[in-house]
RNA sequence: ACCUUAUCGAGAGUGGCGGAGGGACCGGCCCGAUGAAGCCACGACAACCUACCGGCGCACAGACCCUCGCCGGCAAGGUGCCAAGUCCGGGCAGGAGCAUUCCUGCGAGAUAAGGG
Numbered sequence: 001a002c003c004u005u006a007u008c009g010a011g012a013g014u015g016g017c018g019g020a021g022g023g024a025c026c027g028g029c030c031c032g033a034u035g036a037a038g039c040c041a042c043g044a045c046a047a048c049c050u051a052c053c054g055g056c057g058c059a060c061a062g063a064c065c066c067u068c069g070c071c072g073g074c075a076a077g078g079u080g081c082c083a084a085g086u087c088c089g090g091g092c093a094g095g096a097g098c099a100u101u102c103c104u105g106c107g108a109g110a111u112a113a114g115g116g
Base pairs, nucleotide, nucleotide: 002115003114004113005112006111007110008109013042014041015040016039017038021031022030023029025090026089027088028087043082045080048078049077050076052073053072054071055070056069057068086108091106092105093104094103095102096101
């Protein structure tokens, strides 16, 4: 690379360097010299993983501890993230409507954890 699972209508920015791009891709629509990407510093948000704390369950004749599972907490460590619903649509299937159109699931994408 790729595979699996979970989540995606919430949340959260300042400064320095930098100089024109950015929002995955395509179309749209936006953001951008009142300064894009990127890098650095500090800060925040969140709570996926680890650690830690509490509760419950399983097991036992009974009790306690560990492990394991679930729920809650915390925010120290590992990621992530800090315009707009994943900015909107896009390919497939199904449904509603006379119809512009709309709804649902999958796919696509992103992130985490595990595998590889």
The RNA shown here (SAM riboswitch aptamer (S box leader)) has 116 nucleotides and comes from a Chloroflexota bacterium. It matches the Rfam family "SAM riboswitch aptamer (S box leader)". Gene Ontology term of the family: regulation of gene expression. NCBI's taxonomy places the organism under Bacteria, Bacillati, Chloroflexota. It was read from a public genome assembly, where an Rfam model found it. The coordinates come from a structure-prediction model, not an experiment, and the mean pLDDT is 85.